Overview: The prediction has a mean pLDDT of 82. A computed fold for a 72-nucleotide RNA from a bacterium, annotated as transfer RNA. Its Rfam family is "tRNA". By type it is a transfer RNA.
[in-house]
RNA sequence: UGCCGGGUGGUGUAAUGGUAACACGUCAGAAUUUGGAUCUGAAGAUUCUAGGUUCGAUCCCUAGCCCGGCAG
Numbered sequence: 001u002g003c004c005g006g007g008u009g010g011u012g013u014a015a016u017g018g019u020a021a022c023a024c025g026u027c028a029g030a031a032u033u034u035g036g037a038u039c040u041g042a043a044g045a046u047u048c049u050a051g052g053u054u055c056g057a058u059c060c061c062u063a064g065c066c067c068g069g070c071a072g
Stems, first nucleotide, its partner, number of pairs: 001071007010024004018055001026042005048064005
């Protein structure tokens, strides 16, 4: 420098154009002599940035930033 893949709650991942979901974690409660485990509930994401297409974009297109891989 070129090509390919990726960027989504604190963490790991879903969602292939129509209300952003699940697990762990966090918080509150139940239960327990206490803690852990268990059960119930809640909070927590302007989906990397800027444009574009569309009635509607995490998703499609363009440019950029960052991370990884391959080639030189």